[in-house]
Molecule: transfer RNA
Organism: Candidatus Terrybacteria bacterium RIFCSPLOWO2_01_FULL_40_23
RNA sequence: GGGGGCUUAGUUAAAUGGUAUAAUAGUGGUCUCCAAAACCACGGUUGGGAGUUCGAUUCUCUCAGCCCCCGCAA
Numbered sequence: 001g002g003g004g005g006c007u008u009a010g011u012u013a014a015a016u017g018g019u020a021u022a023a024u025a026g027u028g029g030u031c032u033c034c035a036a037a038a039c040c041a042c043g044g045u046u047g048g049g050a051g052u053u054c055g056a057u058u059c060u061c062u063c064a065g066c067c068c069c070c071g072c073a074a
Base pairs, nucleotide, nucleotide: 001070002069003068004067005066006065007064010024011023012022013021018054026042027041028040029039030038047063048062049061050060051059
C1' cells in the first nucleotide's frame, strides 16, 4: 500500500427493514435464626457522523477502534 472480518446492556451472545431480546452480573422482594441456593420483580444496550426509507441493529457513504490475509519498488 491492497483485501477481508468484527464493533449491540457491566460481560457473553441473539435479532438481516416493522415496538431491540436472552443468559449472567446489578438492585428490590419472597423464603431462612442469618446467609447461600431457588423463585418473583425492576432498571440498563445498537462505536461516532451523514444518507436512503413511512420506518434502519439491518442497506449506502464516511470517520474511529480491534483482528486476519497478501504485498513491500519507496